A computed fold for a 368-nucleotide RNA from a Rhodocyclaceae bacterium, annotated as Bacterial RNase P class A. It was read from a public genome assembly, where an Rfam model found it. Rfam family: Bacterial RNase P class A. It is annotated as a ribozyme.
RNA sequence: GAAGUCCGCCAGGCAGCCGCGGCACCGCGAGGUGACGAGGAAAGUCCGGGCCCCAUAGAGCAGGAUGCCGGCUAACGGCCGGGCGCAGCAAGUCGAAAGACCCAAGGCGACAGAAAGUGCAACAGAAAGAUACCGCCUAAGUCCGCAACCCGUUUGCGGGCCGGCAAGGGUGAAAUGGCGGGGUAAGAGCCCACCGCGGACCUGGUAACAGGGACGGCACGGCAAACCUCAUCCGGGGCAAGGCCAAAUAGGGGAGCAAUGGCGUGGCUCGCGCCGCUCCCGGGUAGGCUGCUCGAGCCCGUCGGCAACGACGGGCCUAGAGGAAUGGCUGCCCACGACAGAACCCGGCUUAUCGGCGGACUUCCACC
Numbered sequence: 001g002a003a004g005u006c007c008g009c010c011a012g013g014c015a016g017c018c019g020c021g022g023c024a025c026c027g028c029g030a031g032g033u034g035a036c037g038a039g040g041a042a043a044g045u046c047c048g049g050g051c052c053c054c055a056u057a058g059a060g061c062a063g064g065a066u067g068c069c070g071g072c073u074a075a076c077g078g079c080c081g082g083g084c085g086c087a088g089c090a091a092g093u094c095g096a097a098a099g100a101c102c103c104a105a106g107g108c109g110a111c112a113g114a115a116a117g118u119g120c121a122a123c124a125g126a127a128a129g130a131u132a133c134c135g136c137c138u139a140a141g142u143c144c145g146c147a148a149c150c151c152g153u154u155u156g157c158g159g160g161c162c163g164g165c166a167a168g169g170g171u172g173a174a175a176u177g178g179c180g181g182g183g184u185a186a187g188a189g190c191c192c193a194c195c196g197c198g199g200a201c202c203u204g205g206u207a208a209c210a211g212g213g214a215c216g217g218c219a220c221g222g223c224a225a226a227c228c229u230c231a232u233c234c235g236g237g238g239c240a241a242g243g244c245c246a247a248a249u250a251g252g253g254g255a256g257c258a259a260u261g262g263c264g265u266g267g268c269u270c271g272c273g274c275c276g277c278u279c280c281c282g283g284g285u286a287g288g289c290u291g292c293u294c295g296a297g298c299c300c301g302u303c304g305g306c307a308a309c310g311a312c313g314g315g316c317c318u319a320g321a322g323g324a325a326u327g328g329c330u331g332c333c334c335a336c337g338a339c340a341g342a343a344c345c346c347g348g349c350u351u352a353u354c355g356g357c358g359g360a361c362u363u364c365c366a367c368c
Stems, first nucleotide, its partner, number of pairs: 001364010012333007020037002023034004039339001043350002046348005051238004058270004063234005068082005083111001084109003092101003112229002117227002119223002133169002135165003141161008177195002180192003196218001197216002201212004242290004252281006261275004297316008
């Protein structure tokens, strides 16, 4: 200097005029002044909580969620770091090429368990929790044919039956580990060396895990985002939660169950509490106030930690609408502005997205 990748920040700015929202202050009032006023995702409603109610609220079953190890956090299915696995760009190597090997930083992982059991896998193929289609051998036994010998009979060759095999070929994504040698009638971990695999042992590491001498012929692969097993966790409903005030109406009508009963915020059982409960028809109200913004809050510094983050010190207050507040005009600058608007609040994840700035890591090139 170039390229690749990851992370963080910003989200038009300044000025003037008119117009909005609540808060504070001034004013009898009209009104005036001041500071402030949509996001990195405010979106999706997918997780986790704060808060509120059931409610005094426990245990179990069923059900659901998560799933490598260690840490962070109020918690999480989140984040950080590490491990293992997978794919693979750049660079590098081989090659005439097509391509192949290797593969940094980085990316992805729904990464507990297949020797507890059940189950699933089309077609092809003989056979996919298991075998004989082609094929190889045929020692011993038996049948047929031919030839030789020939007293008898014996020997040889060929074929069939019986018997042996899973090494070779075919099918397939995958065929009872691979390759080389020995052995055998022909073969087979049958035996041996190497590779692969395996329980236990040693070393390093908090651990996941990694490395290693020796031992064992070792075996029937895949799928658990199939049922299942194991470990950990989980009460339900939600601001349209809930609380207060005012007002109005019909203290209406009917049916059923009822203490050996009924009801109680998911289902069932036990326990606990209450004494009524369920359904149908009909009538009144839907107004006002509150909840409503000071927060597991933000910024700066120091220390600890690889980091996520934590502790300490200092500083700051930054929307609370209620059919829903940010608009319009002008001038200048510029990166020429995409995706896009709070509705109780926060921590995450996911999705959408114009452009600018900064940093870190890795590889290559050149110079010193």